The RNA shown here (Bacterial RNase P class A) has 375 nucleotides and comes from a Paracoccaceae bacterium.
A source record names the gene rnpB.
It matches the Rfam family "Bacterial RNase P class A". The family's RNA type in Rfam is ribozyme. About the family: Ribonuclease P (RNase P) is a ubiquitous endoribonuclease, found in archaea, bacteria and eukarya as well as chloroplasts and mitochondria.
The model forms 96% of the base pairs in the Rfam consensus.
The coordinates come from a structure-prediction model, not an experiment, and the mean pLDDT is 77.
The organism belongs to Paracoccaceae, within Bacteria.
[in-house]
RNA sequence: GUGGAGGAUCGGAUGAUCGCGGGGGGCAACUCUCGAGGAAAGUCCGGACUCCAAAAAGUAACGGUGCCGGGUAACGCCCGGGCGGGGCAACCCGACGGAGAGCGCCACAGAAAACAAACCGCCUUUGUUCGCAAAGGUCAGGGUGAAACGGUGGGGUAAGAGCCCACCGCGGACCGGGCAACCGGGACGGCAAGGCAAGCCCCACCGGGAGCAAUGCCAAAUAGGGAUCGCGUGCCGCGCAAGUGGCGGGGUUGCUUUUGCCCCAGCAGGUCCGGGUCGGCAGCUAGAGGCAUCGUGGCAACGCGGCGCCAAGAGGAAUGAUCAUCGAAGGGGGCAACCCUGGAACAGAAUCCGGCUUAUAGAUUCUCCGCGCGU
Numbered sequence: 001g002u003g004g005a006g007g008a009u010c011g012g013a014u015g016a017u018c019g020c021g022g023g024g025g026g027c028a029a030c031u032c033u034c035g036a037g038g039a040a041a042g043u044c045c046g047g048a049c050u051c052c053a054a055a056a057a058g059u060a061a062c063g064g065u066g067c068c069g070g071g072u073a074a075c076g077c078c079c080g081g082g083c084g085g086g087g088c089a090a091c092c093c094g095a096c097g098g099a100g101a102g103c104g105c106c107a108c109a110g111a112a113a114a115c116a117a118a119c120c121g122c123c124u125u126u127g128u129u130c131g132c133a134a135a136g137g138u139c140a141g142g143g144u145g146a147a148a149c150g151g152u153g154g155g156g157u158a159a160g161a162g163c164c165c166a167c168c169g170c171g172g173a174c175c176g177g178g179c180a181a182c183c184g185g186g187a188c189g190g191c192a193a194g195g196c197a198a199g200c201c202c203c204a205c206c207g208g209g210a211g212c213a214a215u216g217c218c219a220a221a222u223a224g225g226g227a228u229c230g231c232g233u234g235c236c237g238c239g240c241a242a243g244u245g246g247c248g249g250g251g252u253u254g255c256u257u258u259u260g261c262c263c264c265a266g267c268a269g270g271u272c273c274g275g276g277u278c279g280g281c282a283g284c285u286a287g288a289g290g291c292a293u294c295g296u297g298g299c300a301a302c303g304c305g306g307c308g309c310c311a312a313g314a315g316g317a318a319u320g321a322u323c324a325u326c327g328a329a330g331g332g333g334g335c336a337a338c339c340c341u342g343g344a345a346c347a348g349a350a351u352c353c354g355g356c357u358u359a360u361a362g363a364u365u366c367u368c369c370g371c372g373c374g375u
Base pairs, nucleotide, nucleotide: 001371002370003369004368005367006366007365008364009363010362012326013325014324015323016322017321018320020035021034022033023032024031025030037346041357042356044355045354046353047352048351049211050210051209052208062207063206064205065204066203067081068080069079070078071077082096083094084093085092086091097202098201102200103199104196105195106194119142120141121138122137123136124135125134126133127132150168151167152166153165154164155163169191170189171188174185175184176183177182215282216281217280218279225273226272227271228270229269230267231266234247235246236245237244238243248264249263250262251261252260289310290309291308293306294305295304296303297302330341331340332339333338
């Protein structure tokens, strides 16, 4: 110089004016102060908290997690390590327990897909019309397939074959290292163990359920429920009853009378009680808190201790607008200095924390690796 790998930080700035939500002060006018994010997002994991009588233990079922060790309140998260795969490397990726407990499955192709098996080929024997056919041996070679019952080389053989041997692989013991996953070693075993547990299953560990619209308290009008009080339901006869007869009471244009007609039972009544709704209050934001710094233990994640600073708590839901100054990319021009233009990504609290995942214009910065050149 160039191409890469892994992190970290910021993500428009400052000021003025006017507003909005919370808190403090003031009789008031007013004033002081705090007010979005690294993801506030997805709601995917783990918790705190609340209610369900309890949630301590065990267990059937169900669900989850799954190499080992550590961290943590906990986790499916993080750190360190192992193994496997990719990359020259920095580094990245991994549904990474068990297939020698059992069951099941392995498409197509292929002779055969798991107690093996003979399609071609090779070899032997027999027959032969000399083209070949039949029987047997053979898994070394060909062919099929994602996968073919250890691999390479040699010996051996009719041809072959772990049939025998060496090396590699594999296996259960042993020895050494490591807390462990696992690694290394020499001997032994002649090969027996194909794959799939993102099929059932087995093993180990974890998990009671629902969620702040949890939950607790106060509590209106109207309607409805309950209790009680008040006024009232006229009298006689017949009828089981509906009803009907007589008497009586009330109503029927201002008044009186007669006749006719209508009505004679529940009440918009008072007081009290309890439940729900609207509404209000609590839960509610100072906690496994964040930031900076020092000491200390640890490779690290992280722990312990000291000191200092910081702080939205709304709730149908505030966090905004305007102006000024400045402004990174980007676009245009110029040999260059520079000039003109341009005007900031994703997004946005809703009980609170720890994670993961996803979105994010652009800027800054640290460490490491490869290649080329110079010294």